[in-house]
This is a predicted structure of a 74-nucleotide RNA (transfer RNA) from a Bacteroidia bacterium.
RNA sequence: CGGGGUGUAGCUCAGCCUGGUAGAGUACUCGUCUGGGGGGCGAGUGGCCGCAGGUUCAAAUCCUGCCACUCCGA
Repeated sequence: CGGGGUGUAGCUCAGCCUGGUAGAGUACUCGUCUGGGGGGCGAGUGGCCGCAGGUUCAAAUCCUGCCACUCCGA
């Protein structure tokens, strides 16, 4: 320098192709079961989706540029 992949909750990841109110597990908080520990069950808290712009009635999703990490090539 050229090409590919990844970026979404504290953490690990779905959702994107096919636009329509952002989800799961785990963690945390509370309650409950248990003589206690551990563990089970229930509820709750938590992200406007890497940044900026564009298209659209509507964008995590489509388009453009940029940033970070990573892989391949030179």
It matches the Rfam family "tRNA". It is annotated as a transfer RNA. Lineage of the source: Bacteria > Pseudomonadati > Bacteroidota > Bacteroidia.